[in-house]
A computed fold for a 73-nucleotide RNA from Magnolia figo, annotated as transfer RNA. The organism belongs to Magnolia, within Eukaryota.
RNA sequence: ACCUACUUGGCUCAGCGGUUAGAGUCUUGCUCUCAUAAGGCAAUGGUCAUUGGUUCAAAUCCAAUAGUAGGUA
Numbered sequence: 001a002c003c004u005a006c007u008u009g010g011c012u013c014a015g016c017g018g019u020u021a022g023a024g025u026c027u028u029g030c031u032c033u034c035a036u037a038a039g040g041c042a043a044u045g046g047u048c049a050u051u052g053g054u055u056c057a058a059a060u061c062c063a064a065u066a067g068u069a070g071g072u073a
Base pairs, nucleotide, nucleotide: 001072002071003070004069005068006067007066010025011024012023013022018056027043028042029041030040031039049065050064051063052062053061
């Protein structure tokens, strides 16, 4: 330099163009227990990497940019 894949809460990941973007984990509170652990319930936390485009409607499709990983020379 070129090619490919990826970017979604603090972390790990789901998510057919159409309901208010979900799950686990972390944190906090409550419950349970003589107490602790485990378990149960609830809460907090997301401008879906950025910008633009297509569409009635975009996390999802397209382009550019940035970053990460791998490959080729």